[in-house]
Context: one part of a larger RNA
RNA sequence: GGAUGAACGCUGGCGGCGUGGAUAAGGCAUGCAAGUCGAGCGGUCUAUUUUUGUAGCAAUACGAAAAUAGAUAGCGGCGAACGAGUUAGUAACACCCUGGUAACGUACCACAGAGACGGGCAUAGCUCCGCGAAAGCGGAGGUAAUUCCCGAUAUGGAUGCGGGGGCGAAAGCCAUUCGCAUCAAAAGCCGCAAGGCGCUCUGUGAGCGGCCUAGGUCCGAUCAGCUAGUUGGUAGGGUAAUGGCCUACCAAGGCUAUGACCGGUAGGGGAGGUGAGAGCCUGUCCCCCAACGACGAAACUGAGACACGGUUCGUACUCCUACGGGAGGCAGCAGCCGAGAAUAUUCGACAAUGGGCGAAAGCCUGAUCGAGCGACGCCGCGUGCAGGAAGAAGGCCUUCGGGUUGUAAACUGCGGUAGCGUGGGAAGAAUCGCAAGAUGACUGUACCACGCGGAAAGAGGUUGGUAACUACGUGCCAGCACCCGCGGUAAUACGUAGACCUCAAGCGUUAUCC
Numbered sequence: 001g002g003a004u005g006a007a008c009g010c011u012g013g014c015g016g017c018g019u020g021g022a023u024a025a026g027g028c029a030u031g032c033a034a035g036u037c038g039a040g041c042g043g044u045c046u047a048u049u050u051u052u053g054u055a056g057c058a059a060u061a062c063g064a065a066a067a068u069a070g071a072u073a074g075c076g077g078c079g080a081a082c083g084a085g086u087u088a089g090u091a092a093c094a095c096c097c098u099g100g101u102a103a104c105g106u107a108c109c110a111c112a113g114a115g116a117c118g119g120g121c122a123u124a125g126c127u128c129c130g131c132g133a134a135a136g137c138g139g140a141g142g143u144a145a146u147u148c149c150c151g152a153u154a155u156g157g158a159u160g161c162g163g164g165g166g167c168g169a170a171a172g173c174c175a176u177u178c179g180c181a182u183c184a185a186a187a188g189c190c191g192c193a194a195g196g197c198g199c200u201c202u203g204u205g206a207g208c209g210g211c212c213u214a215g216g217u218c219c220g221a222u223c224a225g226c227u228a229g230u231u232g233g234u235a236g237g238g239u240a241a242u243g244g245c246c247u248a249c250c251a252a253g254g255c256u257a258u259g260a261c262c263g264g265u266a267g268g269g270g271a272g273g274u275g276a277g278a279g280c281c282u283g284u285c286c287c288c289c290a291a292c293g294a295c296g297a298a299a300c301u302g303a304g305a306c307a308c309g310g311u312u313c314g315u316a317c318u319c320c321u322a323c324g325g326g327a328g329g330c331a332g333c334a335g336c337c338g339a340g341a342a343u344a345u346u347c348g349a350c351a352a353u354g355g356g357c358g359a360a361a362g363c364c365u366g367a368u369c370g371a372g373c374g375a376c377g378c379c380g381c382g383u384g385c386a387g388g389a390a391g392a393a394g395g396c397c398u399u400c401g402g403g404u405u406g407u408a409a410a411c412u413g414c415g416g417u418a419g420c421g422u423g424g425g426a427a428g429a430a431u432c433g434c435a436a437g438a439u440g441a442c443u444g445u446a447c448c449a450c451g452c453g454g455a456a457a458g459a460g461g462u463u464g465g466u467a468a469c470u471a472c473g474u475g476c477c478a479g480c481a482c483c484c485g486c487g488g489u490a491a492u493a494c495g496u497a498g499a500c501c502u503c504a505a506g507c508g509u510u511a512u513c514c
Base pairs, nucleotide, nucleotide: 001514002513003512004511006510007509008508009507010506013381014380015379016378017377018376019374020373026337027336028335030334031333032332035078036077037076040075041074043072044071045070046069047068048067049066050065051064052063053062054061055060085292086291087290095216096215099212100211101210104209105208106207109205110204111203112202113201114200115199117151118150119149120148126141127140128139129138130137131136157183158182159181160180161179162178163177164176165174166173167172188197189196190195218264219263220262225255226254227253230252231251232250233249234248235247236246237245267289268288269287270286271282272281273280274279294315295314296313297312298311317328318327319326320325345371347370348369349368353367354365355364356363357362384414385413386412387411394405395404396403397402419452420451421450422449423448424447428442430439431438432437458503459502460501461500462499464483465482469498470497471496472495473494479486480485
């Protein structure tokens, strides 16, 4: 000199774009953050219309049936494994980079082939009964489906056995074909219809993922030896799949000064800071990957989890309780307490982008888009412009002549950024709807026109390094200070004033890096 997710002191006009819990992965009141589909299913409820029964002269009331429209607790499907957060752990195939998988998986999506035949058993909801303060639970009866089960069929597929082909000395490898045996499918819905959306099996693809892998990846040797599933083999189990991943048996191996083992520290990368570069330092925002979700452990469901807003168990903590028993997990968005030098609103909207579900309308979305707060940062703008005295007043200095503040002010003219008022007023919007037409949170914002009113500067420094000096006070005191050093009676170095210098809505200080 540059830099920062900064903090502190003094000061503070506006806008744009960014950015803001780095400490206690400490604890959390409250609200919201993952639902959706009635065009899968049976019910239930509401409204309207029609028909009808009873009562009534009638209006009407109560009841039954049908149709239409709407709603939805439950079953079922898809999603909830994404998105959002955090960096505790991890020195490791976690990450980066290079290859491999003939050792693998893949819901939704795309392409292609084949198919969808027949039958059955349940169970929520519901009704009845019961237990409990609650959370919730039990029994009986009975019901539906795109729920579940059985059978049929099999272009093709899987498994096993057998035969053939090419290469090879063989082990085996490669491409592919034939035969036999066994095994496994399915669901409907909407529509007048055409048809559409689905369903099952198989192959291929895309995207995504699992596993393996040469190389890279901090400090300590005042850590020198470490290791029994340890290292390898055989067999088996397990997995989508290889493998001591697991088990039994057999062998005695395996790693290590090219630093094993142990201890400390730490998420990694793209990148960022600085530097001429080599390098050194850092990993906040954004993107990719990993890990975690009070702590520890486990599996279930599922294409996918060993699952932040799922389940079970244990521990700690908090809460409710009728004392028998229950409930909870903000490292989602806001917000509260705590600790701290220190870090924001319990805001608006789904209008856009994207995601989930749905045939669609649409619903949900604290993702996101916006607004709010903070000079935290960067950038831009302003605090007026021109004229105006051999130069007012006041201040300061003075050799008392004057000098300086200083064209500075006053005064005159002009302009009109921010702001205020009035009027106008977007783009961002493509979708939806047969059409007519409807839809913008931000926002009456940006911007435009006219009018009004001069309204907004400080901080640090002035011995030298280093741009900028005088007076007074003080008297090795009080104090200053980054270094050298100033201060003991003429201090340009302390304090005050004036003047000046630098930067400027900032200026300094502290901390850290180059």
A computed fold for a 514-nucleotide part of an RNA from a Pseudomonadota bacterium, annotated as small-subunit ribosomal RNA, 5' domain.
Lineage of the source: Bacteria > Pseudomonadati > Pseudomonadota.
It matches the Rfam family "Bacterial small subunit ribosomal RNA". Rfam links the family to the GO terms structural constituent of ribosome and ribosome.